[in-house]
A computed fold for a 112-nucleotide RNA from uncultured Sporosarcina sp., annotated as SAM riboswitch aptamer (S box leader).
The organism belongs to Sporosarcina, within Bacteria.
It matches the Rfam family "SAM riboswitch aptamer (S box leader)". From the family's description: The SAM riboswitch is found upstream of a number of genes which code for proteins involved in methionine or cysteine biosynthesis in Gram-positive bacteria.

RNA sequence: UCUCAUGAAGAGAAGCUGAGGGACUGGCCCAUUGAAGCUCGGCAACCAACCAUACUAUCGAGUGUGGAAAGGUGCUAAAUCCUGCAAAACAAAAUUGUUUUGAAAAAUGAGA
Numbered sequence: 001u002c003u004c005a006u007g008a009a010g011a012g013a014a015g016c017u018g019a020g021g022g023a024c025u026g027g028c029c030c031a032u033u034g035a036a037g038c039u040c041g042g043c044a045a046c047c048a049a050c051c052a053u054a055c056u057a058u059c060g061a062g063u064g065u066g067g068a069a070a071g072g073u074g075c076u077a078a079a080u081c082c083u084g085c086a087a088a089a090c091a092a093a094a095u096u097g098u099u100u101u102g103a104a105a106a107a108u109g110a111g112a
Base pairs, nucleotide, nucleotide: 001112002111003110004109005108006107012040014039015038016037020030021029022028024084026082027081041076042075043074046072047071050067051066052065053064054063055062056061080105085102086101087100088099089098090097091096
């Protein structure tokens, strides 16, 4: 960089340390009642392994569903905090607002 999948659920009044953080835009927020980072704890179940079960089978296994959570990641303010592009509906009126859907972007996992 490309492909596929996911996203309104869940997760600490802990320790160290100390000023920033929420990708970017515009907002709106969080933060010395302690940001980011590190450690521990926790959450979840993407990957691998495992257990149960149904189906398929070229009997090596494969696929679906459920379970569990010791391994590899991930996550642990707010919907991916909202928004940026397009369409539709509605309201007001040369533009704006609201709602819905899709796309884009970014994030995470798996594969290349």